This is a predicted structure of a 1480-nucleotide RNA (small-subunit ribosomal RNA) from a soil metagenome. The prediction has a mean pLDDT of 84.

RNA sequence: UUGAAGAGUUUGAUCAUGGCUCAGAUUGAACGCUGGCGGCAUGGCUAAAACAUGCAAGUCGAACGUGCCCGCAAGGGCAAGUGGCGAAAGGGUCAGUAACGCGAUCGAAUGUACCCUGAGGUGGGGGAUAGGGCAGGGAAACUUGCCAUAAUACCCCAUGAUGUCCUCGGACCAAAGGUUUACCGCCUUGGGAGCAGCGAUCGUCCUAUCAGCUAGUUGGCGGGGUAAUGGCCCACCAAGGCGAAGACGGGUAGCAGGUGUGAGAGCACGACCUGCGACAUCGGAACUGAGACACUGUCCGGACUCCUACGGGAGGCUGCAGUAACGAAUCUUCCGCAAUGGGCGAAAGCCUGACGGAGCAAUGCCGCGUGUGGGAUGAAGCGGCUACGCCGUGUAAACCACUGUCAGGGGGCAGGAACAAUGACCGCCCCCAGAGGAAGAGCCGGCUAACCCUGUGCCAGCAGCCGCGGUAAUACAGGGGGCUCGAGCGUUAGUCGGAAUCACUGGGCUUAAAGGGUGCGUAGGCGGCUCGCCAAGUGCUUUGUGAAAUCCCACAGCUCAACUGUGGAACAGCAGGGCAAACUGGCGAGCUUGAGGCAGGUAGGGGCCGGAAGAACAGUUGGUGGAGCGGUGAAAUGCGUAGAUAUCAACUGGAAUGCCGAUGGGGAAGCCGUCCGGCUGGGCCUGUCCUGACGCUGAGGCACGAAAGCGUGGGGAGCAAACAGGAUUAGAUACCCUGGUAGUCCACGCCGUAAACGAUGUGCACUAGACUGGUGCGGUUUUGACGCCGUAUCAGUCGCAGUAAAAACGAUAAGUGCACCGCCUGGGGAGUACGGUCGCAAGGCUAAAACUCAAAUGAAUUGACGGGGGCUCACACAAGCGGUGGAGCAUGUUGCUUAAUUCGAGGCAACGCGAAGAACCUUACCUGGGCUUGACAUGUACGGAUUAACCCUAUGAAAGUAGGGCCACACCCGCAAGGGCGGAACGUGCACAGGUGCUGCAUGGCUGUCGUCAGCUCGUGCUGUGAAGUGUCGGGUUAAGUCCCUUAACGAGCGCAACCCCUGUCGUUAGUUGCUCACGCGUCAUGGCGAGUACUCUAGCGAGACUGCCGGUGUCAAACCGGAGGAAGGUGGGGAUGACGUCAAGUCCUCAUGGCCCUUACGCCCAGGGUUGCAAACGUGCUACAAUGGCGCGUACAAAGCGAUGCGAGAUCGCGAGAUGGAGCAAAUCGCAAAAAACGCGCCCCAGUUCGGAUUGCAGGCUGCAACUCGCCUGCAUGAAGUCGGAAUCGCUAGUAAUCGGAGAUCAGCUACGCUCCGGUGAAUGUGUUCCUGAGCCUUGUACACACCGCCCGUCACGUCAUGGGAGCCUGGAGUGCCCGAAGUCGCCAUAUUUCAGUGGUGCCCACGGCAAGACAGGUGACUGGGACGAAGUCGUAACAAGGUAGCCGUAGGAGAACCUGCGGCUGGAUCACCUCCUU
Repeated sequence: UUGAAGAGUUUGAUCAUGGCUCAGAUUGAACGCUGGCGGCAUGGCUAAAACAUGCAAGUCGAACGUGCCCGCAAGGGCAAGUGGCGAAAGGGUCAGUAACGCGAUCGAAUGUACCCUGAGGUGGGGGAUAGGGCAGGGAAACUUGCCAUAAUACCCCAUGAUGUCCUCGGACCAAAGGUUUACCGCCUUGGGAGCAGCGAUCGUCCUAUCAGCUAGUUGGCGGGGUAAUGGCCCACCAAGGCGAAGACGGGUAGCAGGUGUGAGAGCACGACCUGCGACAUCGGAACUGAGACACUGUCCGGACUCCUACGGGAGGCUGCAGUAACGAAUCUUCCGCAAUGGGCGAAAGCCUGACGGAGCAAUGCCGCGUGUGGGAUGAAGCGGCUACGCCGUGUAAACCACUGUCAGGGGGCAGGAACAAUGACCGCCCCCAGAGGAAGAGCCGGCUAACCCUGUGCCAGCAGCCGCGGUAAUACAGGGGGCUCGAGCGUUAGUCGGAAUCACUGGGCUUAAAGGGUGCGUAGGCGGCUCGCCAAGUGCUUUGUGAAAUCCCACAGCUCAACUGUGGAACAGCAGGGCAAACUGGCGAGCUUGAGGCAGGUAGGGGCCGGAAGAACAGUUGGUGGAGCGGUGAAAUGCGUAGAUAUCAACUGGAAUGCCGAUGGGGAAGCCGUCCGGCUGGGCCUGUCCUGACGCUGAGGCACGAAAGCGUGGGGAGCAAACAGGAUUAGAUACCCUGGUAGUCCACGCCGUAAACGAUGUGCACUAGACUGGUGCGGUUUUGACGCCGUAUCAGUCGCAGUAAAAACGAUAAGUGCACCGCCUGGGGAGUACGGUCGCAAGGCUAAAACUCAAAUGAAUUGACGGGGGCUCACACAAGCGGUGGAGCAUGUUGCUUAAUUCGAGGCAACGCGAAGAACCUUACCUGGGCUUGACAUGUACGGAUUAACCCUAUGAAAGUAGGGCCACACCCGCAAGGGCGGAACGUGCACAGGUGCUGCAUGGCUGUCGUCAGCUCGUGCUGUGAAGUGUCGGGUUAAGUCCCUUAACGAGCGCAACCCCUGUCGUUAGUUGCUCACGCGUCAUGGCGAGUACUCUAGCGAGACUGCCGGUGUCAAACCGGAGGAAGGUGGGGAUGACGUCAAGUCCUCAUGGCCCUUACGCCCAGGGUUGCAAACGUGCUACAAUGGCGCGUACAAAGCGAUGCGAGAUCGCGAGAUGGAGCAAAUCGCAAAAAACGCGCCCCAGUUCGGAUUGCAGGCUGCAACUCGCCUGCAUGAAGUCGGAAUCGCUAGUAAUCGGAGAUCAGCUACGCUCCGGUGAAUGUGUUCCUGAGCCUUGUACACACCGCCCGUCACGUCAUGGGAGCCUGGAGUGCCCGAAGUCGCCAUAUUUCAGUGGUGCCCACGGCAAGACAGGUGACUGGGACGAAGUCGUAACAAGGUAGCCGUAGGAGAACCUGCGGCUGGAUCACCUCCUU
């Protein structure tokens, strides 16, 4: 030193890793929409494909002859040719080139026309030739012969040096004149400048799936050649040269100054401008010349185009314009030499598509304008809201006043002109008119500034990423509004940035991608202490260079800016000189601490070889014995009367070594375990004697390397892939069982891989500790033992600091540093294909791409889940009692049927549910008949006094339709008649009503459920990067997150409990309608009456229960157990009360409500029908199957309710239902009302019955407008199934179950056996938690989070896409060998007018072309392999929980598939127990 920003997207959430995407800048751009002016720039990036036409290099008559023209002449002009100079510059392009091509910096063996400068010279002579003339050939291009001619054309002689060569004697080499008098030239030579040729060092893309390349190759001697060095070329000699710091090969590419971007370092690029190179239709070649192997020259060959008389010729826009083609795409066949510059000329001048300008294009940058001020009826229109008031567009417009930039018209001029003349084009000034001619594009879900309405309905469409759209879309489309830029705005494409996402600056590798399986060691990298010297690195200083332009700074010129000018700075580099000597390096000298050696010890499953042993197992033989054995969850296959299993004895065989044994030892790793012997490697300790940095790491390389596998030969007991059988199962190519072969073992040789793991490379140093174990040594005690202390080393556990995304690591680092190596860069495709290499094979090593996705992943968090664990609870199970499931009937549902059988509810948590009551009504459904402002509400306009209401008639099933009769009210005027006016009503019309139509997935409210389960949270604090945790965990205890104790928590809230109601005891108050002790009256009798308020009772208020007391247990706790007292004892019993939330749970048909839909109908009225329909199935109930019963007779005891369109007594009638009648009662008074079971007596006697009552017939009763579909009840008769119910399943823990009756709501009546209450009688069993179900807490695993009804794998089938193999086929570039050999240089021979030139022939080289064999690359290819992606396909269930056989790695075999099995390995496995260890 002025310079550095992030965001979205993986998850339920978090942190990390990691990719994708966006915001920025930029462009020779293109495309879409739009477009006023000017300035300055820029403009074929594609086909180095092809080109019509015109122009782009000429000039000199003062070098020369000649011809023509003008002129009287002098003279002038024009022109082809000879000659000179130029044409090698300028202009274009980027094909080739990975190279001394370019760049930077140096260098030596060179040349140089024009220019500058110095010296000297310029004498004499000669022969030709073009043009021209004449004559030919040819279509043309062009060309031949003869004659004559000039020069600054050509030649000879002379002079010759400071020139060249040299054998140092010498030899050799020049010149041109012109016009005119001043010059311009010419020749020789020296110097200079500029230019050019050559060389050196360094730098200069990708690829190792290109690892070896090279014969002129590398060097030398001698020649040739060149301006000059050189294998540049040649002959000979030698065998070198290059290469892992990447040769050779392949691909790509002009290089640089610079440009874009970036904080920078970098990355990408090389348009315009400048320098260099290369090229000029393709290939080759030389000539001329100072300079070329030559863009608009020559020759040859090829391709292409054109002309042709077919004989032969012509051509080269990668110059400026232009054409056509290609392409997304790139301009005028313009003006001028006025300026700047170039060529020629003495000059005038000529030429100049260089250049200067104009034209076209918004292609870019810059500037200007499209007006300015006022103006609220906040106009209209449009859009939105709505509470009907409004708001937005919006001072915007209109309207008023004003200005004149630009464009338009007219006129003028000092500029560009440094120069007298000369302006293609541009510029400057003045005047005129008039707001007139001049605004769009993109966007508005987040990122990202900007929002509403309508339409659409996973359609149409959008999309940079995430993602929008399935009826309320700020995301699609339109409208309104807004935002951002603005003559532009967007899109697409490219580059850099963000990206620290290749990390030099500036990343990582335990688990995210990433440590090589292990060691030895080469190159390389790095390297201890001291001294001296050198000065390569390093530092300071100086010189040269780093072109200009560009960038930056300052100033200046165009009105500003863009643009331009001048000056400065800079160009971080390279090279030379000087100085310094700390560090690195080099050389030398020394040292001992690193390293190694030596001596003495020491532990050990370290390795190799040989020998031996016991137990077990199997087999064989023999004995005993006699029916089973074996195996499993249970079985079977199998073995066994031919004698198994069992047992005894003997023998044979192979493999492995129990206990010791460990958390232990050794080894580099793989790995290593009986005992003894032999050989052998390493470690550690002690001594501190020796060497003197000898060290560390280690690309390639070499060696070792579990198991499986392979080869050859052995061996084979057990085990055991494959295989066979038996089971299991839907299947079972598995898990289990019975067998069983390779193999497992040995020798030799391969293979070279594993979760070869500590998922942690090796070495060194430093950085708190505590404890344990192995090994060695020392000290302590007089010795020894046990101890204790110390030290070294190895192996472990915890832990501070620190580190880490966290988990964790923590002297055995994942801490702090150093050295070196290996490896990673999103997931999938894939450790795959191709190529190479190794291997007998299996296969290993190395190792991509197309395509595809927006993620994949790690750690941790909260949940949920587990065929994980622990603790606990619940009529959850168990123990009991009674049921359901079987029967008949009732009722609800499904299904079926139907014109309709209205709708809803669907596991628990739908199904005697909505419905506390469908004959009509209800009613929503169906059929038919009707109405259309409507059955109901409000407003408004008009009509008008009767049409309304009421009565009557006709018709009709009714609704309705049609008709007749009758009649008003208030106010005003008026005596009255009457008139006027108004409201209700009615009618007509307009607004609107109406909808049990849709959406409960748009909603409110209400409700169900988990669950009356004990939970759910908050504040502050603390912990953690964070999600989050703590609190709420732990130990006890409870019905309870109830309470206690402990405690980084302390408190609090919603829940629990309590408060409320009923009930259980007592007291008190009150005493009618209740009650009746006492007193009295009365009755056959009864509180019937007087009387009383004692009791019962009623219903108000109180009391009472609190673990309060005692004992025990317990942590001096909470609490529990037992006891006392008490009516009641540990929430006494019951009810109400339902936390945060879950189920898009239920309800739009209770109600309310958004949106949508219907409007002479999806609204409304009416009649009839239906909701009651019946092969079948299910749920919930009732009644039973009988004797604990049925029947008959007698007799006793409740509670709670209800009653006026009501309850209805006594009485009478009827067998009865009921009827008649109507006392009493709005009720502690009267009524319903009889309680029933029970109890007593009697009958029945186990049977389809004196059980059971279905069904049916007949006769009745009641309600109601009406009992046919379709009511209930009664009597008589009938008398079905049913004899206790399969699998399965429900309720209940005490006044409960069971059983018995009573009442009520709804209601005219009732299908009630339902529902809700009330009381009577009144049990049994359990004191447990193994199991089933559900729930709570803690913990664990997880690939789940729509949360296990989760996730997810593979084959198969279909479609699409890219790709590998593939018999082959086709194409390309490069090279090799051979053949051919144009033009041409060089050489040779011959010829040659004297020479030269030339001519003829020939040799080497060689372009093009041909042939051959390969290698490489690309395209295509029947068929084929896998891969990716696709909608709701098929088969299974492999993985995630112990995933139901733990999973995974390597290897081998097998199998539809995921996979299964064997062998060895890993924990990245859950759970339980034992042992051991650690912490407290």

It matches the Rfam family "Bacterial small subunit ribosomal RNA". Rfam links the family to the GO terms ribosome and structural constituent of ribosome. RNAcentral holds the sequence, with entries from MGnify.